Molecule: small-subunit ribosomal RNA
Organism: uncultured organism
RNA sequence: GCUCAGGAUGAACGCUAGCGGCAGGCUUACACAUGCAAGUCGAACGGUAAGGAUCACUUCGGUGAUUACACGAGUGGCGCACGGGUGCGUAACGCGUAUGCAACCUACCUUUAACAGGAGGAUAGCUCCGAGAAAUUGGGAUUAAUACUCCAUAAUAUUAUUUUAUUGCAUGAUAAAAUAAUUAAAGCUACGGCGGUUAAAGAUGGGCAUGCGUGACAUUAGCUGGUUGGUAAGGUAACGGCUUACCAAAGCGACGAUGUCUAGGGGGUCUGAGAGGAUGAUCCCCCACACUGGUACUGAGACACGGACCAGACUCCUACGGGAGGCAGCAGUGAGGAAUAUUGGUCAAUGGACGCAAGUCUGAACCAGCCAUGCCGCGUGCAGGAUUGACGGCCCUAUGGGUUGUAAACUGCUUUUAUUUGGGAAGAAAGGUCGCUACGAGUAGUGAUUUGACGGUACCAUUUGAAUAAGCACCGGCUAACUCCGUGCCAGCAGCCGCGGUAAUACGGAGGGUGCAAGCGUUAUCCGGAUUCAUUGGGUUUAAAGGGUGCGUAGGCUGAUAGAUAAGUCAGUGGUGAAAUCUUGCGGCUUAACCGUAAAACUGCCAUUGAUACUGUUUAUCUAGAGUACAUAUGAGGUAGGCGGAAUAUAGUAUGUAGCGGUGAAAUGCAUAGAUAUACUAUAGAACACCGAUUGCGAAGGCAGCUUACUAAAUUGUUACUGACGCUGAGGCACGAAAGCGUGGGGAGCGAACAGGAUUAGAUACCCUGGUAGUCCACGCAGUAAACGAUGAUUACUCGAUGUUGGCGAUACACUGUCAGCGUCUGCGCGAAAGCAUUAAGUAAUCCACCUGGGGAGUACGAUCGCAAGGUUGAAACUCAAAGGAAUUGACGGGGGCCCGCACAAGCGGAGGAGCAUGUGGUUUAAUUCGAUGAUACGCGAGGAACCUUACCUGGGCUUAAAUGUAGUGUGCAUUAGCGAUGAAAAUCCUAUUUCCUUCGGGACCCACUACAAGGUGCUGCAUGGUUGUCGUCAGCUCGUGCCGUGAGGUGUCGGGUUAAGUCCCAUAACGAGCGCAACCCCUAUUCUUAGUUGCCAUCAGGUAAUGCUGGGGACUCUAAGAAAACUGCCGGCGCAAGCCGUGAGGAAGGUGGGGAUGACGUCAAAUCAGCACGGCCCUUAUGUCCAGGGCUACACACGUGCUACAAUGGUCGGCACAAAGGGCAGCUACACAGCGAUGUGAUGCUAAUCUCCAAAGCCGAUCCUAGUUCGGAUCGAAGUCUGCAAUUCGACUUCGUGAAGUUGGAUUCGCUAGUAAUCGUAUAUCAGCAAUGAUACGGUGAAUAUGUUCCCGGGCCUUGUACACACCGCCCGUCAAGCCAUGGAAGCUGAGGGUACCUGAAGUUUGUGAUCCGUCUUUGAUGGAAGCGACCUUAAGGUAAAAUUACUGACUGGGGCUAAGUC
Repeated sequence: GCUCAGGAUGAACGCUAGCGGCAGGCUUACACAUGCAAGUCGAACGGUAAGGAUCACUUCGGUGAUUACACGAGUGGCGCACGGGUGCGUAACGCGUAUGCAACCUACCUUUAACAGGAGGAUAGCUCCGAGAAAUUGGGAUUAAUACUCCAUAAUAUUAUUUUAUUGCAUGAUAAAAUAAUUAAAGCUACGGCGGUUAAAGAUGGGCAUGCGUGACAUUAGCUGGUUGGUAAGGUAACGGCUUACCAAAGCGACGAUGUCUAGGGGGUCUGAGAGGAUGAUCCCCCACACUGGUACUGAGACACGGACCAGACUCCUACGGGAGGCAGCAGUGAGGAAUAUUGGUCAAUGGACGCAAGUCUGAACCAGCCAUGCCGCGUGCAGGAUUGACGGCCCUAUGGGUUGUAAACUGCUUUUAUUUGGGAAGAAAGGUCGCUACGAGUAGUGAUUUGACGGUACCAUUUGAAUAAGCACCGGCUAACUCCGUGCCAGCAGCCGCGGUAAUACGGAGGGUGCAAGCGUUAUCCGGAUUCAUUGGGUUUAAAGGGUGCGUAGGCUGAUAGAUAAGUCAGUGGUGAAAUCUUGCGGCUUAACCGUAAAACUGCCAUUGAUACUGUUUAUCUAGAGUACAUAUGAGGUAGGCGGAAUAUAGUAUGUAGCGGUGAAAUGCAUAGAUAUACUAUAGAACACCGAUUGCGAAGGCAGCUUACUAAAUUGUUACUGACGCUGAGGCACGAAAGCGUGGGGAGCGAACAGGAUUAGAUACCCUGGUAGUCCACGCAGUAAACGAUGAUUACUCGAUGUUGGCGAUACACUGUCAGCGUCUGCGCGAAAGCAUUAAGUAAUCCACCUGGGGAGUACGAUCGCAAGGUUGAAACUCAAAGGAAUUGACGGGGGCCCGCACAAGCGGAGGAGCAUGUGGUUUAAUUCGAUGAUACGCGAGGAACCUUACCUGGGCUUAAAUGUAGUGUGCAUUAGCGAUGAAAAUCCUAUUUCCUUCGGGACCCACUACAAGGUGCUGCAUGGUUGUCGUCAGCUCGUGCCGUGAGGUGUCGGGUUAAGUCCCAUAACGAGCGCAACCCCUAUUCUUAGUUGCCAUCAGGUAAUGCUGGGGACUCUAAGAAAACUGCCGGCGCAAGCCGUGAGGAAGGUGGGGAUGACGUCAAAUCAGCACGGCCCUUAUGUCCAGGGCUACACACGUGCUACAAUGGUCGGCACAAAGGGCAGCUACACAGCGAUGUGAUGCUAAUCUCCAAAGCCGAUCCUAGUUCGGAUCGAAGUCUGCAAUUCGACUUCGUGAAGUUGGAUUCGCUAGUAAUCGUAUAUCAGCAAUGAUACGGUGAAUAUGUUCCCGGGCCUUGUACACACCGCCCGUCAAGCCAUGGAAGCUGAGGGUACCUGAAGUUUGUGAUCCGUCUUUGAUGGAAGCGACCUUAAGGUAAAAUUACUGACUGGGGCUAAGUC
């Protein structure tokens, strides 16, 4: 950083739904059919279209008259500016709050005062005649008024002039007086009254002005011409550039003007601990609007929602000539949309208009209807009921148990609700009518009566009967709640992490559970959590973040003392802060929601009075900050000039000759035209060795030979002077490495680019030879760096140790103090830690800069700077759930240190070449069964495949089965026999017969049948147990307590030694312990004791051809039991010790004596389901089982492990000798005979220290003579032997014959350090036999070499780096190709809103004119008005033009993101 749990909503959607109360209910200011929403008054008037009543007439159709009944149309009055709707516009005095008006108006209402005399002419209506389709309208005659006009009267009115008094915040205001001028009225009546005019005041309502508050963007920085002010006039109810003329040139703006975008504002509402954040539905206040734009009229009030005029768009009517309209009133319709209701009732109540009143009107209002949209309440039953925990479902370790679950059934009870029947409100007061009373003809009081849309509703009683009423979501963690089945990275889930690849508590279903409940979930939005924009309440060394550095403007902050003031601040008081809302108390609806009432609160604003510590302002003073002066003194500080030597290069001359140069090795290059090398001379440019350092100076960048001039600065000392003059510093200005750019120079060396040579798989690199720009100088530009201490500046405070630079202090080199710097170490404190630590990253203060997840991106667009390169400023869409820091443990490194091992080296012998054996791969096959596959598979499982084994293939059989057990029933047909049949066999069928014991009941045995349990070498070693391999017989792996660390962890186990060893010692915040090491165990080497057969035989005796053969013996060998022995114990040297060294002594053995067994924590999802066991899945006339035959033995080939060889250290032949260990009765077999032989026949001993299997190399002779041989033995032929039912596929052995390859083996590779390698044979297991050259043991003979640890491999410890943790077989970057997404540029195209300029310009106000017309009069004329025409506003609207802004789109194009097993 992302996400969740909470609360909320004018909501919508999904599933579900019993009731009631109270509320609420278009998104398109889109268009609207229809009806209704503003009229009323006959007590103002002329009157009479309709109706009623009365009278008269009548042809019975009606006609006429009258009428304090009533009233259409009309004149007139009042109302229509309220109520109701909506939120387009408006960033504004629009709203909120607080003030002011000495600058104002106010119909109706209230109070007070005064008045109301006279006169006149019209006009609508009605009537007559017309025009027109209609809307409407022209003319003639006649008429009334509370309509209109004139005269009179009149002031506390208005105007003008004058005077006086009082008073205020300026202009001024108020009061009094005088004079002059001007202006009023209406009647009606039922006689009570109602109305009229003027003036003053009140109340109510409004108008205007002002302070403060009230969005975003600076990638909008400048804006303004009536603009700012003045004078005069006009206008208005009123002030005012509100308007006009003239004058002046101002006004606003970084405290954000102007512009663009968005938006009605408030009370409040939601959330929050609060501060805040979000919001502005319903209710209340204000504003704005009424199809869009403009305009005025009337009026007290409008620039007027249901009025007028004009323009525009749209709709409708039309006889085409003209007309009509405005639901953002209530219902309703269409459209839009996820989405929001009835074309309802009543004026009964409340309120409004008119009226004297009755009353009329009122979609305001009150009610009802629809909708779970919300809030609140109620119900869907309660109790009992388990020794039958029922049936069913689900689960399990399944004869059974658990759970659903007291749940059900069953018994009893209740009746809210529902249903039946009946009763039945409050809201009603006034007013009217009729009486009565008081005053007296109308008011007041009182009695009766009358008035209810809702509604026969609420409510009450009653009937029936558990009867009418439960769902939704979730159950991997967060987060309450778990199992089975299905599925198998599929289908799907998912708010985040993530789940699913055959045992899914995450998908789908089920059972169970959890949560809420007439609702429950999902989606959307807001606040919260998020201290994640931090005022409360954050940060910037390394996580994002200190500007590269300084100077300095505005601004912010600012030393000490005293006085004044009272702006901030604090306190009191007053006013206001509408009501509703919120909170609290009380009350009313059965409760609650809801409502009423009272209080509190509204944290605010204004005024006033007081306080004066602090801040501010001001006055005076001070010296500690700051600065100055004088003196001292330092340094690679800066700028300009001069000078120097070394080196290098070049040139010249000389000497000199074949190479030089360069590299890991080379080559390019240079050189016989004389290089390199050497010497001398000359020239050039650049840089300054040693001193030199952990040093110094500078604001930073940076500064280094010597010297001169100019110049800046910190420091120290004196405490002389000034007296807060200070700090920081947005904008601004200046400086600012290297590279780069421009102009002109310069150019030795070095050296991007470039060329060549190497290296390499390639090498556009590293290495080499050259080399241009550049590097250098002058003058300009640029303005960035890991410009870093990754650490802004300033001030104050806070333990120590030590080094160093420059001063001062006494005289000094010792020592100490002090000031200013530069370093190291270490406390407190801080910090996530690493670390920082008086040069802070500590404790505080001030100011500035900057940060808010990663990527996109320091990119795009815009602006600005630059000659350019580029710099500065600086987004968004989209995308991910991380990115990052510090530290820890491992692992890794072609990092380091130490050490070990047949690891290398030194040796000996092999493998790799040949033939054969054996195993594997591959191929083949009907099958060639399966497994093991780097080390750690491949003579491995298999310690023994002809059948069997056998699991594979082909074919033929069986199906409760091949075997076993239990229970039951039945039979003695079973059994036995058969040279019976078929068949390859298994098997099937056939014939004959009828077992044993018996207590005669039966039992045993066996068969058949039935029932229950089968069987599987089928799959999964990645579900497992057990076992095993390997690292590795490597020295490691851990624990308890303590201590350290926020923690992971560390310490111990590290360090110094030592060892084969974490073996031991020393040291030590560790002390101990465990598993490993070692030892204990076995064999072997020596001795002793005991024992003495089957072993032995020295002595004694006997005996034989000969032999411990016999008697005997225990001495010896040996056997097998016990014991001893070796421990660095002794000596010398070294060492603190452990220990090491020694050809030491002694000893059979000497430093683990030699072997074996013994394998820590763990690693490799290592191996094995085919040894065995076992979960799950799968097969059940078959994947089970039986049988015959075949196969596992195939064969172009490749590999591993072996055997035999290639020969003379040998082969062949003859003779002679010496083991150990082990085996043996279906066995080993002496001995004899037969056979060339394998073997056979006969026969003896031995159940074994007794008998037997039983040695070879070797030694002594002979022969062969270096050859494909007398080497080698493969292959093949023939003849045999043995085992076995059987030897063809497919056994071993024997004899004779045949006599391949092979003459020591390429790259490479294996084993071994002593009784070892090498070499020689022997035995055994398995086994009928044997493919055994294998395996496991045994002894015989018996070497060579190790200087050592650089390197290869493996391992251990310590340390270091890490962006790895599946741990280097890791991680990971970019181009390209493909798909998708958003976005920039782009010739252009299409719109939108606003401004500017110009043209045209309706209606209308004001004004001029008004020869025409009208009225009046005192009539040559005067005066009032009207049409018409003109002017101003030039406005609305329209048009034209050029720019700007903004949006969509655009061939093509740029990069970006995401995806997948692509490519390099």